Record summary
A computed fold for a 380-nucleotide RNA from Rubellimicrobium aerolatum, annotated as Bacterial RNase P class A. Taxonomically the source falls in Rubellimicrobium (Bacteria, Pseudomonadati, Alphaproteobacteria, Roseobacteraceae). Rfam family: Bacterial RNase P class A. From the family's description: Ribonuclease P (RNase P) is a ubiquitous endoribonuclease, found in archaea, bacteria and eukarya as well as chloroplasts and mitochondria. The sequence was found by an Rfam model in a public genome assembly.

[in-house]
RNA sequence: GCGGAUGGCUGGAUGAUCGCGGGGGCCGCAGGGUCCACGAGGAAAGUCCGGACUCCGGAAAGCACGGUGCCGGGUAACGCCCGGCCGGGGAAACCCGAGGGAAAGCGCCACAGAGAACGAGACCGCCGGCGAUCCGUCGCAGGCAAGGGUGAAACGGUGGAGUAAGAGCCCACCGCGGGACGGGCAACCGGACCGGCACGGCAAGCCCCACCGGGAGCAAUGCCAAAUAGGGGCCCCGCGUCCGCGAGGACAGGGACGCUUCAACCCGAGGGGCCCGGGUUGGCAGCUCGAGGCCCGCCGGCAACGGCGGGUCCAGAGGAAUGGUCAUCCAGGGGCGGCGACGCCCCGGACAGAAUCCGGCUUACAGGCCAUCCGCGCAU
Numbered sequence: 001g002c003g004g005a006u007g008g009c010u011g012g013a014u015g016a017u018c019g020c021g022g023g024g025g026c027c028g029c030a031g032g033g034u035c036c037a038c039g040a041g042g043a044a045a046g047u048c049c050g051g052a053c054u055c056c057g058g059a060a061a062g063c064a065c066g067g068u069g070c071c072g073g074g075u076a077a078c079g080c081c082c083g084g085c086c087g088g089g090g091a092a093a094c095c096c097g098a099g100g101g102a103a104a105g106c107g108c109c110a111c112a113g114a115g116a117a118c119g120a121g122a123c124c125g126c127c128g129g130c131g132a133u134c135c136g137u138c139g140c141a142g143g144c145a146a147g148g149g150u151g152a153a154a155c156g157g158u159g160g161a162g163u164a165a166g167a168g169c170c171c172a173c174c175g176c177g178g179g180a181c182g183g184g185c186a187a188c189c190g191g192a193c194c195g196g197c198a199c200g201g202c203a204a205g206c207c208c209c210a211c212c213g214g215g216a217g218c219a220a221u222g223c224c225a226a227a228u229a230g231g232g233g234c235c236c237c238g239c240g241u242c243c244g245c246g247a248g249g250a251c252a253g254g255g256a257c258g259c260u261u262c263a264a265c266c267c268g269a270g271g272g273g274c275c276c277g278g279g280u281u282g283g284c285a286g287c288u289c290g291a292g293g294c295c296c297g298c299c300g301g302c303a304a305c306g307g308c309g310g311g312u313c314c315a316g317a318g319g320a321a322u323g324g325u326c327a328u329c330c331a332g333g334g335g336c337g338g339c340g341a342c343g344c345c346c347c348g349g350a351c352a353g354a355a356u357c358c359g360g361c362u363u364a365c366a367g368g369c370c371a372u373c374c375g376c377g378c379a380u
Base pairs, nucleotide, nucleotide: 001376002375003374004373005372006371007370008369009368010367012329013328014327015326016325017324018323020039021038023036024035025034026033027032041351045362046361048360049359050358051357052356053217054216055215056214058262060261061260062259063258065213066212067211068210069209070084071083072082073081074080085099086097087096088095089094100208101207105206106205107202108201109200123148124147125144126143127142129140130139131138132137156174157173158172159171160170176195177194178193181190182189183188221285222284223283224282231276232275233274234273235272236271237270240251241250242249243248253267254266255265292314293312294311295310296309297308298307299306300305332347333346334345335344336343337342
């Protein structure tokens, strides 16, 4: 200097002027006026996960259904994050992994090919034997699966010895299976020694195993005011028992979760289900003080993160507020002039807008900047 990889920051600033939103102070009977500070994001997006919170009946046990899937740690929790192990890609930095189980069972491996899960397989071939021969070769029985071909994948690979030719037939190494012992919290790693030279793949096919999960959602849910039609139709269960003078109590029975059981609740002479129709579309709360956020410092930890101390309240709208104009570049690009410093002119600023709130993941993003690592080249 160039290429590659990983992580992070920013994504406009300042001043003036006019105009918005809620909050606080002051004034006003009120409408409102005035002053002060504050006022969209790293993704506010997707609605994919996890929660806080609210309601349904305890969300208790089981089933169904769904989710996650190596080990250890973090967290309120997670399908997230950190660190590691193993496997794959890459020359490397680094990236990816739907990462438990194929000997519980079922299922699939098309086409091609001789043969595709059992002990398979002979298309082209190789070898010796017998016979024929036009000397090119052909036929018969046998041996072989080492070479070539087909395929995503061919029942181990390389080298050697051996053989008529061959073959784990035998040998060395690798691979595969077992494995004393050692290291590590663990996943796993190493491994003396032994073995037969052999038991494919797919579970992001069903399934088995381990762990997790009740359902809806701020249009949740409460309160106030107002209004209407105390509307109409259909169906299911029941209208029983006991104690008690009575009030009342208990039981059978019925109700409501996707299903069942238990507990609790309502009814117990009423309860529940479905359909049609009418009224209310007003106001207040929920509503922003939090498992908080940001800045600075210390401690523990490889890290994620945790602990301690200090500073700072940082939007709450309700059809939905932060915008318009001018000036200056203090960030970028282009053109012209100039040896250069620099000067002049023009362009232009990405993705994109809170709506109950947090923790994540995923997707989008013009331009600019920083740090670290890997590789190549050059100079000293």

Its mean pLDDT, the model's own confidence on a scale to 100, is 76.